[in-house]
């Protein structure tokens, strides 16, 4: 040097979190790199740090060490920005009221606002008319075995006869009493309409006449005024949040340079 066969390693790695620490199962970033069983108020171990099976690979592209890159992840900052919340500021900006003023329009010397006086409205108290509500009368019906009336069959009583007499039942007509009713008519109620008198209230509205002399209503847009409003926007402030960039540290995959490394047999 080449061959056979084996070993030692390898068959993913980080950060976080948990933990006296080391792995794991969780969550996350890489990445494509066996499998079965355990596992979070855990499983399983002790600085040689998962256990406990089975499988490939196997000395170099692949294993180990070391530089560089660096994805991504934790801490610290509170440097910028950015969110919430509080608190202050009307002397910025904006918005709303006010007053003055300007403008458009309508009334208005056939008399505006405004004054005082009369009235109406509002209350109480009385009267008329009506509506409504209850009752009564009127009307219709029923309605009396005898103690309502008419008429009074049989019957019955008086008389010699002629005829006279009370009279039950029936029918009719009725009192009391019951029931029903559109109208009509009387009474009689009052938190019902209307109106007429009389009292009291009153100056919000409305009317009427007089006084009186020139404004008076609605609209416009925005001048101008102030120790008016309004924290909405701006500004100042103190708290928070790390949402985003940054700073500073710490880790650190993937990749990429460099070095290193067994054994046993033949040839």
């Nucleotide at each position: 040097u080449c061959g056979u066969g084996c070993u030692a390693g390898g068959c993913g790695g980080g950060g976080c979190g948990c933990u006296a620490g080391c792995g794991g199962u969780g969550c996350c970033c890489u990445g494509u790199a066996c499998u079965c069983g355990c596992a979070a108020a855990c499983c399983g171990c002790u600085c040689u740090a998962g256990c406990g099976g089975g499988g490939c690979u196997g000395a170099a592209u692949c294993c180990c060490c070391u530089c560089c890159c660096g994805a991504g992840g934790g801490g610290c900052u509170a440097g910028g920005u950015c969110c919430c919340g509080g608190g202050g500021u009307c002397a910025g900006c904006g918005u709303c009221a006010c007053g003055u003023g300007c403008u458009u329009g309508g009334c208005g010397g056939u008399g505006a606002u405004g004054g005082g006086c009369c009235g109406g409205u509002c209350c109480c108290g009385u009267g008329g008319c009506g509506a409504u509500g209850a009752a009564g009368a009127c009307c219709c019906g029923u309605g009396a075995a005898c103690c309502a009336g008419g008429u009074c069959a049989g019957g019955u009583c008086c008389g010699g006869a002629a005829g006279g007499a009370a009279g039950c039942a029936g029918c009719c007509u009725u009192a009391a009493g019951c029931g029903g009713u559109c109208a009509u008519c009387u009474u009689c109620a009052g938190g019902c309409g209307u109106u007429g008198c009389g009292g009291g209230g009153g100056u919000g509205c409305c009317g009427g006449a007089c006084c009186g002399g020139a404004g008076c209503c609605a609209g416009g847009a925005a001048a101008c005024g102030g120790c008016g409003a309004c924290a909405g926007c701006g500004c100042c402030u103190c708290g928070g949040g790390u949402a985003c960039c940054g700073g500073u540290u710490u880790c650190g995959a993937c990749g990429g340079g460099g070095g290193g490394u067994g054994c046993a047999c033949g040839g």